RNA sequence: UUCUCAUCCAGAGAGGUGGAGGGACUGGCCCUAUGAAACCCGGCAACCGGCUUUUUAUUAAGCAGCGGUGCCAAUUCCUACGGUACACUUGUAUCGGCAGAUGAGAG
Numbered sequence: 001u002u003c004u005c006a007u008c009c010a011g012a013g014a015g016g017u018g019g020a021g022g023g024a025c026u027g028g029c030c031c032u033a034u035g036a037a038a039c040c041c042g043g044c045a046a047c048c049g050g051c052u053u054u055u056u057a058u059u060a061a062g063c064a065g066c067g068g069u070g071c072c073a074a075u076u077c078c079u080a081c082g083g084u085a086c087a088c089u090u091g092u093a094u095c096g097g098c099a100g101a102u103g104a105g106a107g
Base pairs, nucleotide, nucleotide: 001107002106003105004104005103006102007101008100013041015040016039017038021031022030023029027078028077042072043071044070047068048067050063051062052061053060076099081096082095083094084093085092086091
């Protein structure tokens, strides 16, 4: 970097350093000197691993959180493409897809 599978409407600080940016991308709309990013501490969750019971079967249910990750404004902040319904002026609702993120596996 590519492919496959699963998940993405829950959860998480009124701390320290730091100093201006950040929310992937488009268009919006937001956050930010009442301090952005980043780092540290802290926290959340439970994908892998671990443990218990169970099953033909990692099949199902549960436990811990000391291992490997991840995450901690707003639904993945909304949206971009297409279908359907309504309104028909720019729209609203809903479904699917695309893109993206994270984990596990494969090349």